[in-house]
């Protein structure tokens, strides 16, 4: 410190996620040990049981028990026993009485508050024990618990009578002394306080141990200490969809009351008090020292441990008391829960343990008071679940083990393999050590203190020591990327996996399983959660032109900020002092535990707050100048700036009137529609209502919306100029006020044009559009309301700085001039281009989106949504404020390559145009497709499948079906094996394969021989063979198409954050990315061309099988010449090298080149024609059946093998072709002229036979020697326009040939027969010259043959091309894109179905609070008490008195009720929208001009 995810890729913006640490965890799988921490977060739910506050006998009577004295009586002689007393003594205790029980433990319900915390005050306060000082402590009195008796009760408990103490209570004395008015003095902060004086006047006290001393106590006063009370100042949540609260509310006067101020409360009085610096409601919550993260600022948090508070089953309220409105006290009222005789009681673990319950979860009904501290006590000592301990849980953090050396046949097994080997691995095993922890046995602590002495839970713990043995002791999670760490097997969009991105459809490193690997380690993983990484709420440290984001504009209140000086003053600000910021934590330094955790000490620091001194530059505040900022006057100046009123013209439209006549409109074409009852057009009158042509211009005003004829009146603003004035008056602006296009609304006018709805015509599948014909509101005026815009420069306002070019529109000034233009300086406004400079880029750029201040407004992922609730406006339509649940992992700017547009611009191409001949119609061939079928074997399927694979299916082929058989196999290796057979032949079954039976041989070595080995052959087994079974989406190889299109690239430079661009674009030119010029771009590569074949022209050379002119020589002649030989090699022709063409030459187009027109020469002339040659890629194009091949699948079969059969099947459609419809034709009869080819199981000549097909026959020929009738063509002759003398299908009969066999299912020939068809709808297809049409010939495959196909060969042999507007295809440039699986793309909305959230909804159930009324416990206060009444007073007494008590009444109130509002939740018939979801339905709305350009408001 960063990754990873949008996209083909690339830069940004932005969300999502991940790697980090923590945790009072929790769950899974695993577990050795020891230390030190932690451990009921849920249900403030209920609690059984046992503890958790008791103590003091030296306060007090009394009780019980023991003992010792002693006196009685009773039995004994007596000792003695026993019993009733007395007296002390000594344990003990139920009671009264003291102190405590308000601590200490627990827990976080409530509380948003002076609760906390901090930092002041209390001159407004109290404070038991305690410390310190003073003074006192004298004299009486009535009671009353217990006990005892009696009585009621089940119990709890209660009442009554006699009785009796005290440190319980009550008077009196005494008064340092406190209290209470007043005087004088000081002092302070207003009320006030201190010091000293002081009137009438109030108030105390208790004893008890001890023999004494004395000592504990008790009363008053002052004072300290600790504690608490009560007030202030500031600081710490979330909501404004909570804007207005508040009558005890704010103050005052007076009283009451409190320890003590105070509306604390009451009575009069006044109307106040709080609030945008967030009052008042709502939610949530105990605060704080800290505590986790963080670089830090910050954010989350507030377990344990400290420190406050609250609260103690729920509400209420007091009593005692120094202190409580009291956890283990009391009352009352509610719920629950126990006991119960039913009558009435009792309880409060939020103290330790510990049970249920809920829950993912969260421990022992344990030890001791030894230590520390509390409580009582004079102490002993007692209590103390506080404490100190131990236990349980790996809950965390820390530390130790689980063995160390050596060991290589690199063992065995395990995975993996290319089969060689690799890897687990020195790991193991084996050898030699060690002893930590654990185990056993011995000894055994310390935490004890201030002089000694006793006391030890923890504990026989920790430590030592001895023994023994490597023995008891490793696992979890990972292993695409992030991210350390990889193969094999299963599995087959299934199971499953996943934090994100995404694995997974037959070759998964992503699922499962192994094996290895890599990280952690008694743990490891998941999950939850904080913070972090996120500069992703941004102070530190962002942003708003296109990404989410400038308020539609201006005014202006509070607020923020604010020019140049002086003096003051110290509020912010700086700096020093003080005080205080507990303790622990946190840091640093040391030091104890064998180390560390983890204790312990010092110091540091707590970044604050409070007081004080100073200091005075900035800010503030108070005074006082100045002028530059702002404004005011003054004098010009431009303008569609506003309001109002008045006038004028063009045009449209409507009326009348003329003239005129069949049409007019109207559209892509066309209909509706108008018109002979006179339109349209034309004239010329009138009405009307609206809008201002021309000027006119990125020119003008104006906040902005917006503003366009003329003139008048009113009246804003602005810019110039220079002189004067005021003196900072300024600048932005929440709330808030006006203004605000178009549409709407209300109410009254107008209403020509135009035009939402609507009507009709069209188009179209459909057309609620889109064109067209009408046509209403509306559009316009008058007042109103409304308050929205893509209200845009998507760019808030103000000031200031900062290079520079042209334009324009308004002023000034200056030169000039007669005056002006033009020109020059300047101010203001408004365009355009561009530097730094910013920008993700685009792009802005002095009218910044640079560089700076200030203000204000607005953003923080995309949907859901500007939407639903609530609020406020509005007549309504609806504005405005504004989310949540769900959901996605992205949405998104800008730029780049491409691809694509019913997007432009250039160009080429038999692409169109222009011909010429087709095809689509007909017969047949032939090929698919569908039917059929036991099988019709399989493959190709737009262009690029369909006379294709197949250069030939009668068997055979053959891959398909049915039947018959075989099972190391038809075919190839090897081991074992068995044995005689193999080849070949013989029987027999069979439809053959095939079975069954007989017969029937070698070779080669060793050996004399027998015989043995080996080889060939067979039998059996084994291991393989075999598959035309599937995967062409696993593959090789090989083809097809885009396309013989010109284009695809690279290397080095150079721009660009980059993807990428440049080069290759531009201007010419080419078939041509050919070539040329230019250029940040020079260069090369594959391609283009050329290099090669064939052809066309010479020319040497050769010369047989080819040639035969000249020359000869025989023969025959119709005298023209023919045949035949020699002779030659000219000529043809065949081969083999060479020349030839290269824009070379002339002219000429342009500046110029290339290049282009035209011309000579030449056989040929501009790549001369033609073929071979196919770039980088595209289509998961085609083949697994031509062949190879991986992976799958079959193994007496999906392999072989045979018969036969199918592939040729026929209601029908489609493709390619033959043949024709005739007369440029047909049919006899005759004559002429090719080239390329092919022949031995061929190819066959004469000749004989047959009408023919053929047949017999064999000359000749392995070939320029044998082997062919070339056919259109020509020449005569017939047909004469007809379904024919045209056409031949299609049957029928006899014939041939091939050949084991022609039913299914060949071909050919004759004779007879004589379909359909008379030029072919919409459409389509070929071709640009030796082509196109047309004529025949030949070869491959092949016994034959379906060939009319396919490859080639030569005859004869045209037509047309203006030209590129159209269609189709390609190429280059640009352009737009929301497309990249690239237009066969992307994507919208209803509808129908599922599932989720969620709004509304007649209701209905809760929870909470307001108002107003009823009712009122238990207490406190007042009043009252005629009833009762010991202490005090009066009285001899009886009595009476003070003062009490019960009762009684009254205020206030808890709980309960009635009534009516609010707030919030849950639920719901029905119901709205939403959002998700391989393969539903209906159309196509948006990206290309998206085929009407799109989007905002609106209706």
């Nucleotide at each position: 410190a960063g990754a990873g995810u949008u996209u083909g890729a690339u830069c940004c913006u932005g969300g999502c996620u991940c790697a980090g640490a923590a945790u009072g965890a929790a769950c899974g799988c695993u577990g050795g040990c020891g230390g030190c921490g932690u451990g009921g977060a849920u249900a403030a739910g209920a609690c059984a049981u046992g503890c958790a506050a008791g103590u003091c006998g030296a306060a007090c009577g009394g009780g019980a028990u023991u003992u010792u004295a002693u006196u009685g009586g009773u039995a004994g002689u007596a000792a003695u026993a026993c019993u009733a007393g007395u007296a002390a003594a000594a344990u003990u205790u139920a009671g009264u009485g003291g102190c405590g029980a308000a601590c200490g433990g627990g827990u976080g319900c409530g509380u948003a508050a002076c609760a906390c915390g901090u930092g002041a005050g209390u001159a407004a306060u109290c404070u038991g024990c305690c410390g310190a000082g003073a003074a006192g402590u004298g004299g009486g009195g009535g009671a009353u618990a217990g006990c005892u008796c009696g009585c009621c009760g089940a119990a709890a408990g209660g009442c009554g009578a006699a009785u009796u103490a005290a440190u319980a209570c009550c008077g009196c004395a005494u008064a340092u002394g406190a209290c209470u008015a007043g005087u004088a003095g000081g002092g302070a902060c207003a009320u006030c306080u201190c010091u000293a004086c002081g009137a009438c006047g109030u108030c105390a006290a208790a004893g008890c141990c001890g023999c004494a001393a004395g000592g504990c106590g008790c009363u008053u006063c002052u004072u300290g200490a600790u504690g608490a009370g009560c007030u202030c100042g500031c600081g710490g949540c979330c909501u404004a969809u909570c804007a207005g609260c508040u009558a005890g509310u704010u103050g005052g006067u007076g009283a009451g009351g409190u320890a003590a101020u105070g509306g604390c409360u009451c009575a009069c009085c006044a109307a106040g008090g709080c609030u945008a610096u967030g009052a008042c409601g709502g939610g949530u919550a105990g605060c704080u020292g800290g505590u986790c993260u963080g670089a830090g600022a910050g954010g989350a948090c507030g377990a344990c441990c400290a420190g406050c508070c609250a609260c103690a089953c729920u509400g209420g309220a007091a009593c005692u008391g120094a202190g409580a409105c009291a956890c283990g006290g009391u009352c009352c009222a509610g719920a629950c829960a126990c006991c119960u005789a039913c009558g009435g009681g009792u309880g409060g673990c939020a103290g330790c343990a510990g049970u249920c319950g809920a829950g993912a979860a969260u421990u022992u009904u344990u030890c001791a008071c030894a230590a520390u501290g509390g409580g009582g006590g004079a102490a002993a000592c007692c209590c103390u679940g506080a404490u100190g301990g131990a236990g349980c849980g790996a809950c965390g953090c820390c530390g130790c083990g689980u063995g160390g050396a050596g060991g290589a046949u690199g063992a065995a097994g395990g995975c993996c393999c290319u089969u060689g080997g690799g890897u687990c691995g020195u790991a193991a095993a084996c050898u030699c050590c060690u002893g930590u922890c654990a185990u056993a046995a011995g000894a055994g602590a310390a935490c004890a203190a201030g002089a000694a002495a006793g006391u030890g839970a923890u504990a026989g713990u920790a430590u030592c020591u001895u023994a023994a043995g490597a023995g008891g002791a490793a696992g979890a999670g990972a292993c695409g990327g992030c991210u350390a760490a990889c193969u094999c097997u299963g599995u087959g969009c299934c199971a499953g996996c996943a934090g994100c991105c995404g694995c997974g459809g037959u070759a998964a490193u992503a699922c499962a399983g192994a094996g290895g690997u890599c990280u952690c380690a008694a743990g490891c993983g998941u999950u939850g959660u904080u913070c972090g990484g996120a500069u992703u709420c941004a102070u530190u440290g962002g942003g708003c032109g296109u990404a989410a984001a400038g308020g539609g504009u201006g005014c202006g209140c509070a607020g923020g900020c604010u020019g140049c000086g002086u003096g003051g003053u110290a509020a912010g600000u700086c700096g020093g002092g003080u005080g205080u910021g507990a303790a622990a934590u946190u840091u640093a330094g040391g030091g104890g535990c064998u180390u560390a955790a983890c204790c312990c000490c010092u110091a540091a620091a707590c970044u604050g707050c409070a007081u004080u001194c100073g200091a005075u530059a900035c800010u503030g505040c108070c005074a006082u100048g100045c002028u530059a900022g702002a404004g005011a006057a003054c004098u010009g100046u431009a303008g569609a700036g506003g309001a109002g009123a008045u006038u004028g013209g063009a045009a449209u439209u409507c009326a009348c009137g003329g003239u005129g006549u069949a049409g007019c409109a109207g559209u892509g074409a066309a209909a509706u529609g108008c018109g002979u009852a006179g339109a349209u057009a034309u004239c010329g009158u009138g009405a009307g209502g609206a809008a201002g042509a021309c000027c006119a211009g990125u020119g003008g005003c104006g906040a902005a919306g917006g503003c366009g004829a003329a003139u008048c009146u009113c009246u804003g603003g602005g810019c110039a100029g220079g002189u004067c004035c005021u003196g900072a008056c300024g600048c932005u602006c929440a709330u808030g006020c006006a203004c605000g296009a178009a549409g709407g609304c209300u109410a009254g006018g107008g209403g020509a044009g135009c035009a939402a709805a609507c009507g009709g015509g069209a188009u179209u599948a459909g057309a609620u559009a889109c064109c067209c014909c009408g046509g209403u509101a509306g559009u316009c005026c008058u007042a109103g309301c409304a308050g929205u815009a893509a209200a845009c420069g998507u760019u808030g306002c103000a000031c200031g700085u900062u290079u520079g070019g042209u334009g324009u529109g308004g002023g000034a000034g200056g030169a000039u001039u007669c005056g002006a233009c033009c020109c020059c300086u300047u101010c203001c406004g408004u365009g355009c281009c561009g530097g730094a400079g910013c920008u993700a880029a685009c792009g802005c750029g002095u009218u910044a989106a640079a560089c700076g201040u200030g203000c204000c407004g607005c953003c923080u992922g995309g949907g859901a949504a500007g939407u639903a609730c609530g609020g406020u406006c509005g007549c309504a339509a609806g504005a405005u404020u504004a989310a949540a649940a769900c959901u996605c992992a992205a949405a998104g700017a800008a730029a780049u390559u491409g691809a694509c547009g019913g997007g432009g611009g250039c160009c080429c191409g038999c692409a169109c145009a222009a011909g010429c001949g087709g095809u689509g119609g007909a017969g047949u061939a032939u090929g698919u497709g569908g039917c059929u079928u036991a099988a019709u074997u399989c493959g190709a399927u737009g262009c690029a499948a369909c006379g294709c694979g197949a250069a030939g299916a009668a068997c055979c082929u053959u891959a398909c079906c049915u039947g018959g058989u075989c099972u190391u196999g038809a075919c190839a290796u090897g081991c074992a094996u068995c044995u005689c057979u193999a080849a070949g032949u013989u029987g027999g079954u069979g439809a053959a394969a095939g079975c069954c039976a007989g017969c029937g041989a070698c070779u080669c070595u060793c050996g004399u021989a027998a015989g043995a080995g080996a080889g060939a052959a067979u039998u059996u087994g084994c291991a393989c063979a075999g598959g035309u079974g599937c995967u062409g989406c696993a593959u090789g190889g090989c083809u097809g198409u885009c396309g013989u299109c010109g284009g695809c690239u690279c290397g080095u430079g150079u721009c660009g954050u980059g993807a990428g661009a440049u080069g290759u674009u531009g201007g010419g030119u080419u078939a041509a990315g050919u070539c040329c010029c230019g250029c940040a771009a020079c260069g090369a590569g594959c391609g283009c061309a050329a290099c090669c074949c064939c052809u066309g022209u010479g020319a040497a050379c050769u010369g047989u099988u080819g040639c035969c002119a000249c020359u000869u020589u025989g023969a025959c002649u119709u005298c023209g010449g023919u045949c035949a030989g020699a002779a030659g090699c000219a000529c043809u022709c065949g081969g083999u090298u060479c020349a030839g063409a290269c824009u070379g030459c002339c002219c000429u187009g342009u500046g110029a080149a290339a290049c282009g027109g035209g011309g000579a020469g030449g056989a040929a002339g501009g790549u001369g024609g033609g073929g071979a040659u196919g770039a980088c890629g595209u289509c998961a194009a085609g083949u697994c059946a031509g062949c190879a091949u991986g992976g799958c699948c079959c193994u007496u079969a999906c392999g072989a093998c045979c018969a036969g059969g199918g592939c040729u099947g026929c209601a029908c459609a489609c493709g390619u072709a033959c043949u024709a419809c005739a007369a440029u034709g047909c049919c006899c009869a005759g004559a002429a002229c090719a080239a390329a080819a092919u022949g031995a199981u061929c190819c066959g000549a004469u000749a004989c036979c047959g009408c023919g097909a053929g047949g017999u026959g064999g000359a000749g020929g392995a070939a320029a020697u044998c082997g062919a009738u070339a056919a259109a063509u020509c020449u005569g002759g017939g047909c004469c326009c007809a379904g024919u003398u045209c056409g031949g299908a299609u049957u029928g009969a006899a014939g041939g040939c091939u050949g084991c066999a022609a039913c299914u299912c060949g071909c050919c020939u004759u004779c007879a027969u004589g379909a359909a068809g008379u030029u072919g709808g919409a459409a389509u297809c070929g071709c640009u010259a030796g082509u196109a049409a047309u004529g025949g010939c030949g070869c491959a495959u092949c016994a034959g043959c379906u060939a009319c196909g396919g490859c080639g060969c030569c005859g004869u042999g045209a037509a047309u091309a203006c030209g590129u507007u159209c269609c189709c295809g390609g190429g280059c440039c640009u352009u737009g894109u929301a497309c990249a699986c690239a237009c066969c793309g992307c994507c919208c909305g209803u509808c129908a179905c599922a599932u989720c959230a969620u709004g509304g909804a007649a209701g209905u159930c809760g929870u909470u609070u307001g108002u107003a009324c009823c009712c009122g416990a238990a207490g406190u206060c007042a009043c009252u008490g005629c009833g009762c009444u010991a202490a005090c007073c009066c009285g001899c007494a009886a009595g009476g008195g003070a003062g009490g008590c019960a009762g009684g009444u009254g205020c206030a109130u808890g709980a309960g009720g009635u009534a009516u509002g609010g707030a919030u939740g849950g639920u719901a018939a029905c119901u709205g929208g939403g959002a998700u979801g391989a393969a539903g339905u209906c159309g196509u709305a948006a990206c290309a001009a998206g085929g009407u350009a799109g989007c905002c408001g609106u209706a």